[in-house]
Molecule: small-subunit ribosomal RNA
Organism: uncultured bacterium
RNA sequence: AGCUUAGAGUUUGAUCCUGGCUCAGGAUGAACGCUGGCGGUAUGCCUAACACAUGCAAGUCGAACGAAGUUCCUUCGGGGACUUAGUGGCGGACGGGUGAGUAACACGUGAGAACCUGCCUUCAGAAUGGGGACAACAGUUGGAAACGACUGCUAAUACCCAAUGUGCCGAAAGGUGAAAGAUUUAUCGUCUGAAGAUGGGCUCGCGUCUGAUUAGCUAGAUGGUGGGGUAAAAGCCUACCAUGGCAACGAUCAGUAGCUGGUCUGAGAGGAUGAGCAGCCACACUGGGACUGAGACACGGCCCAGACUCCUACGGGAGGCAGCAGUGGGGAAUUUUCCGCAAUGGGCGCAAGCCUGACGGAGCAAUACCGCGUGAGGGAGGAAGGUCCUUGGAUUGUAAACCUCUUUUAUCAGGGAAGAAAAAAAUGACGGUACCUGAUGAAUAAGCAUCGGCUAACUCCGUGCCAGCAGCCGCGGUAAUACGGAGGGUGCGAGCGUUAUUCGGAAUUAUUGGGCGUAAAGCGCGCGUAGGCGGCUAAGUAAGCCGGUUGUGAAAGCCCCGGGCUCAACCUGGGAACGGCAUCCGGAACUGUUUAGCUAGAGUGCAGGAGAGGAAGGUAGAAUUCCCGGUGUAGCGGUGAAAUGCGUAGAGAUCGGGAGGAAUACCAGUGGCGAAGGCGGCCUUCUGGACUGACACUGACGCUGAGGUGCGAAAGCGUGGGUAGCAAACAGGAUUAGAUACCCUGGUAGUCCACGCCGUAAACGAUGUCGACUGGCCGUUGGGGUCCUCGAGACCUUUGUGGCGCAGUUAACGCGAUAAGUCGACCGCCUGGGGAGUACGGCCGCAAGUUUGAAACUCAAAUGAAUUGACGGGGGCCCGCACAAGGCGGUGGAGUAUGUGGUUUAAUUCGAUGCAACGCGAAGAACCUUACCUAGCCUUGACAUCCUUGGAAUCUUGCAGAGAUUUUGGUGUGCCUUCGGGAGCGCGGAGACAGGUGGUGCAUGGCUGUCGUCAGCUCGUGUUGUGAGAUGUUGGGUUAAGUCCCGUAACGAGCGCAACCCUUGUUUUUAUUUGCCAUCGGGUUAUGUUGGGCACUCUAGGGAGACUGCCGGUGACAAACCGGAGGAAGGUGGGGAUGACGUCAAGUCAUCAUGGCCUUUACGUGUUGGGCUACACACGUGCUACAAUGGUCGGGACAACGGGCAGCUAAACCGCGAGGUCAAGCGAAUCCCAUCAAACCCGGCCUCAGUUCAGAUUGCAGGCUGCAACUCGCCUGCAUGAAGGAGGAAUCGCUAGUAAUCGCAGGUCAGCAUACUGCGGUGAAUUCGUUCCCGGGCCUUGUACACACCGCCCGUCACACCAUGGGAGCUGGUCACGCCCGAAGUCGUUACUCUAACCGUUCGCGGAGGAGGGCGCCGAAGGCAGGGCUAGUGACUGGGGUGAAGUCGUAACAAGGUAACCAAGCC
Repeated sequence: AGCUUAGAGUUUGAUCCUGGCUCAGGAUGAACGCUGGCGGUAUGCCUAACACAUGCAAGUCGAACGAAGUUCCUUCGGGGACUUAGUGGCGGACGGGUGAGUAACACGUGAGAACCUGCCUUCAGAAUGGGGACAACAGUUGGAAACGACUGCUAAUACCCAAUGUGCCGAAAGGUGAAAGAUUUAUCGUCUGAAGAUGGGCUCGCGUCUGAUUAGCUAGAUGGUGGGGUAAAAGCCUACCAUGGCAACGAUCAGUAGCUGGUCUGAGAGGAUGAGCAGCCACACUGGGACUGAGACACGGCCCAGACUCCUACGGGAGGCAGCAGUGGGGAAUUUUCCGCAAUGGGCGCAAGCCUGACGGAGCAAUACCGCGUGAGGGAGGAAGGUCCUUGGAUUGUAAACCUCUUUUAUCAGGGAAGAAAAAAAUGACGGUACCUGAUGAAUAAGCAUCGGCUAACUCCGUGCCAGCAGCCGCGGUAAUACGGAGGGUGCGAGCGUUAUUCGGAAUUAUUGGGCGUAAAGCGCGCGUAGGCGGCUAAGUAAGCCGGUUGUGAAAGCCCCGGGCUCAACCUGGGAACGGCAUCCGGAACUGUUUAGCUAGAGUGCAGGAGAGGAAGGUAGAAUUCCCGGUGUAGCGGUGAAAUGCGUAGAGAUCGGGAGGAAUACCAGUGGCGAAGGCGGCCUUCUGGACUGACACUGACGCUGAGGUGCGAAAGCGUGGGUAGCAAACAGGAUUAGAUACCCUGGUAGUCCACGCCGUAAACGAUGUCGACUGGCCGUUGGGGUCCUCGAGACCUUUGUGGCGCAGUUAACGCGAUAAGUCGACCGCCUGGGGAGUACGGCCGCAAGUUUGAAACUCAAAUGAAUUGACGGGGGCCCGCACAAGGCGGUGGAGUAUGUGGUUUAAUUCGAUGCAACGCGAAGAACCUUACCUAGCCUUGACAUCCUUGGAAUCUUGCAGAGAUUUUGGUGUGCCUUCGGGAGCGCGGAGACAGGUGGUGCAUGGCUGUCGUCAGCUCGUGUUGUGAGAUGUUGGGUUAAGUCCCGUAACGAGCGCAACCCUUGUUUUUAUUUGCCAUCGGGUUAUGUUGGGCACUCUAGGGAGACUGCCGGUGACAAACCGGAGGAAGGUGGGGAUGACGUCAAGUCAUCAUGGCCUUUACGUGUUGGGCUACACACGUGCUACAAUGGUCGGGACAACGGGCAGCUAAACCGCGAGGUCAAGCGAAUCCCAUCAAACCCGGCCUCAGUUCAGAUUGCAGGCUGCAACUCGCCUGCAUGAAGGAGGAAUCGCUAGUAAUCGCAGGUCAGCAUACUGCGGUGAAUUCGUUCCCGGGCCUUGUACACACCGCCCGUCACACCAUGGGAGCUGGUCACGCCCGAAGUCGUUACUCUAACCGUUCGCGGAGGAGGGCGCCGAAGGCAGGGCUAGUGACUGGGGUGAAGUCGUAACAAGGUAACCAAGCC
C1' cells in the first nucleotide's frame, strides 16, 4: 500500500431565477475521408445460429489376437525387421467453435444430503478349471453405387459356464455375485473390496432487466398413502384420497437478454457494458429419440421426421465449417486455402514413437497502445518569389541559399544468440531473426484539421439570402475575420479529422444530492385497511446492532513495492485488496419483541355558555307577476338614439279584493358555524361537532394512510310534481361593412320540491395532514379569572379570526406563532415547450362524459418574478390659438396663376411624398440655363499636370454647311536673358491620364428639417438592491421654466431654462452735413432757396433706466402670488438671434466633398432644332371676384424699408397709352426711382340688375427687351364680356399695434412676379374656463408590447409536405388450448418364429437365457377448428405538426374597447 468534486454558449431592451438544448473530457473488436517512414506488443464477421467447393482439424496400441504382404538372415526346421485391413483395448463426453435459445437454481455467492466417479494414488485380497463362436480369410452371389447375402475355416486381454469369495440385499434363513493374459526376468496389464484425490449429478437461503394500458394464476396443480422408477432426494411417473399452492414484498402474461470475474466512465455513490483473457451454462442444419459407455441423450457417432444441396444406371444412396484456412452472400466493416510439432499441453503406447489447424510462429491491416525518426550548429544584403500595403514598408523568415557537423532509421557487408529440459547424446518452425561491428551519404521519410463566440489561431480576392456553411448561438441580400480560393497563423503529428455508441459534465431521477404559494408539481374534502412511524419506568430476550474467531471470497485484472526486455507498451515475483456470504464466541446502550407498571399524548364522565352546523315540519311580512272590480284618458314601455311590444276591445297611473310561486331588506360585521362543498326571516322537534371551567376515571388506546369507502358548488340526466320572477336555446327589433353578439321586446328547458344518477370547478390560502420550538405591537369573536373609580372600565388567560412587523427564509414578489422560519412522522405529486389531458386499451356512467393515460413528429426555447421604456377607447396634475369664447378673414364652389399626381410623348431631365413633399430645390426654362429627346460631329478630349515637334500671341477676308466644323488668304513677329535658353499663348504627336448632373443619402462627411424654444437630458461620489436598476430628478408649494423655496440618503456638478447679444419703446450727453429751421437778415408768385444757427426733429456713438427695489395682503417667519404707488416702460416691457441628450437608416452623392461599384471612339465633349410650357382628369398653395362698408369720375392729405453707372433717369417735347425722342443730375441723408403711396377725406353719378359688379376668353391695332417672342415673354389701346348672386361634407390662420385691410420697396433679372423677402398706413373683437378633439410635460397603474399599438396575436378556409388515430378488410409472425393422424424409440405386454455355449435328457427333445415379429401407452413433424397477442398493409376518413410575404374576420394582451378565466350545458 489512494486518489480526491472546474465550467461555457443559448430565452430578455437589460436582470435574477426556473428549465431544456448544445459544447469542451475519456473510451471503442469500430467505420469513412485525406495522408502515410520504422520497430515492439496486442487485436481483427459486432451484420446472415445465411449457404458452403477443396484440404486438413482424433487417433493410437503388433508388449491383446489371427492373417496377409515386403525385405534380411538361415544350420532350410525356421528366425529377425517393417507395413497393414480386420478382431480386441483405450480415446472419439477432452481440446477447439458459437451465443440461437434461456428471466431459469441458468449464473453469482454461501450452505446442504439422498449419490456416481474411467484413467491416477494408498491399503488388503485374488487370478482355479473348462467351453462354444464371430470377423479377417476362401468360395459362390446381389447391386450403378453405397453396401450387402449365403456357405466354409480360425485366434485372443472378444464371449460364455462352473468353482472360490471379503462385498451387497435380507430381521434371519438364505439369496446374489469376479478375473486375462503379454513380453521377457524386469515389468506391464486383469479382478474384488476399502479409502483418497479429481470430476460430475441433486437440493436450499440470498442476489439477478422492463412493462400493471399484463391482476388474478394453477389440475400433477399442493400434500398424503400404495406401487413404479433413478447413480441419487423428490409428483420424477402412476392409482386412490384430501383441496390445497402462488400473488400488490408484483403471481401470471408480454417484451428483451447467455451469466460472472471483469471492462469503460465517474471524486465517489452510481451509470453503461459483458469483444479479447478466465470460470460456468447452452447449442452443433431444424425437431424428436434412444444406444454404447465411468461419463453423452454425443460438433467432425446412430435411428426417425422436415427443409436444403449433391450423386444416380431412377431401383436407390450421400451430406451437415457456430474446428483452421478459404468461397459466395449480407454489410459501413473484420486477415493466409502459410510454417512447425522445436517449445507448452493432450490422446494412445512398456517404450521408440505416431497423431494434434490445441498450441508455438510467420503473413495481412496505422485497428489500438508504446517507442524512434524525417537531421544538428552557424548563417541578414533580412536574397528571390508569394501575400498584404497608408506605397513608407510589413510578413513568410534563420526559414532558404551557403559553411561546419552527426548517421538513429532505411541500404550494403561481416559476426551472430538465448529460447533445450534434472547422466550424456540428438532435437529450432521462428531464422541467419533479435543483437553486435563496419561502410557510404543529409542522404530514404509530413501530413491533417482548424482560425465569428464557446475555442488556441486574421488578412486579401471571388460570390451577392445565390452558391454554400453550421455542434449550439447563427453566417450569406455588393466592403463576409462565419461561404469558395490564396497568403499567414494555431493545434495535433504518422497520423489528423468526421460519423456512430457509451459514461461524464447533468445536483437534468437528487441514497450521497433536487423540488411542489406565483416557474412543472398538494389528491376537492373526510373516514379508514395493509404498511410506515410512535410517550415515561423496570426486568427478560438477543432478530436488528457492536466487538472478536474460523472458513470462503479461483486465476488474471486494478492498486503498492520490486525484477526482466536499451526505455516504454508488454512480461514477471511478492503484497494489499476483493466492500460480500456463512460459522462460532461475547456485549446489551439504542430499535424490535415479551412481561409488569406510570400519566404529560389520546379519550370518557360532570357543569356551562356561543353559533346562517345538519334534517324534518309549521308559520310571517314586504315585493314582483297574474285575475276581478272602481276612478280615469292617451299614451305606456324602452334606448346612446330608436324600433319590435302593450294600449280607445280603455293600457300605463291609482284604489280595493283575490291567487300563486320563489327569495328572506334592515340587523350584517376582514362577524359566526362546518372536513370540504357550503350555510342567512321566525317557531317547534330530532341531531353532529368545537370551546371553557374544575375535579374524577381509562392507561399509549396515538399520528399518517397505498388500495378501499363516504361526502362533494353549478350545470346536466331519469321519473313525478311545481312554475311568480329570472332566463341558455329560439323569435323579433336595433346596431353594424357584416352582427348567428354586446343593447331592447318577448320567451322554452332550467332555476324550486321528492327520489335516484353524475363526480367535475381558478373545488384557491393556487399553500396535504399531525406534532414540537422560535422577539413583539394593534384590532375583533366565544368562554373564564383578577382589580377598581362598578363602566360602553382596566389587566390577565384561552379558542378562533384579521392587520403590521423582528430574526429567519425566498429567484424576487412576499411569508413571518393561522410560517413559505427551525425540526420530526406519513401520504400525494413534478422532471423542457408543443403534440395532449389527445389516441388506443381498461374501470365507471342511462347519456353527457369521468378516471387511468402514451407515442410518432416538431421547436430551442416555453415559463416565473422584478427593472427601464413605450403604449392604453386607465387614473391624477399641468401647459399650448389645442378646444372653448370672441370674432375677423379664409380654403373647399367660380375664373385664373402656380406646384404636384396621373396620362401622353422621341423627350415631356432629376430630386422632394402624412404632419415635417406639392408658389418646394427654382432669388425668376424663348436660345443659353439644361442635366432630357432628335439629327449630325470629335476621341489625350471642353477642363488639369507631365514629355515632345514646329510656331509668338493676336487681329482679319472669303467658300461649304442648320451649326459644330472644314477650308483659303492676309496682318503680326512681341517680353526676359548669364545668349545656352526661359516665361506665357496657341497648333500637332505618343502615353500616363482627364471627364461623368452615371448608381448607391441603406457605405459617408458637411448642411438641413422635425418633435420643440417642449423642459427636459445626464454625470461624480455616497447609499440601496443578488442584479437589471433605483435614489439624486420623487414629495409639499411655486413658476413661462428641473424657476425658486421647504422637506428628504443623499451631497454636489454638467448640457439645457434664464441672463449676457441685436432691435424697438423713455431720457441724457457728444457730434452737425448731404439733415433741420425756433430766433435774426436777404431773395422769390411760391419752395431751407440763401447768409447764419445747431435750439428742435432726425441721424449714430456713449450713458441712465426696471431690480418684485418700495407699500399692503395671502402664504409655512420660505419661495412666490395678488393689489397698489411711482414711472416712458412692471413683473421675461415687445420682437429677434440663440435649438440640450436624442428620435425619424427623415432629406440631400443634382451645391460641395467623398469610399466601393460602373463607363472610357462614350454613361465623356461641342452643335442645330425640339422638350422641361403637352392635357379626358385629381389634389395642394395663391390671386381676382361675386358688389352699395361698393363701383366709377373729379378734387384733396399723410409713410417707411430700400435700390441705382452695361444703372436710376429729372425737366422739356411727341403719343389716348404702353412708350419714344432729346438730355440735366447722381457711385448718391445732396440726384433719380418717387408729386412716391394706397386704403382715407370731400363732391357728382350708378340703385340691386349677371348690373356703370366681375373680369376670363377671343379679335384687331400697337409698344418694349432681346441674334431671335411660332412652339413659349411682358405691356398698351379699342372691341368682345364667360363662369361667378358668399360656396356640401369637411377644414386653416390669428390673442394687440395682433387679425383684417391698404399700398410701397427689394432680390432674382436683357425681358418676364398673383410667388418670395421686407416696409410702413388704417386698425378690431374675445379668453367663462379645461368637460371634450389634437400635441406635449410630470406622477401613478395595467401589459402577453421592446422593430415598442402602424405593436402583439387567435381560429376556420385554401395550398404543399410530414408523422399519426379510426377503417370494410387483406397478408404475415407468435402463443397456448381442443381433436385427428402417428415415424423413430424406451417401457409394458403377447408367446407367433428363430436360437452355438449352461442345465436336464428317454438324445427325439425340454428348460434357462437371447433375438426377431405382433399388440398397447407415450410420442416429433403434419392436418383440422376456434381463440389470444403482435407486425405490415388498406379505399375512405379524423384531428395534429411544419411551411417570408394567400382568404375571412379580430377572440386575447391596456378597462383590448361587452374585464378575463375555470367547470358544465345549448346553438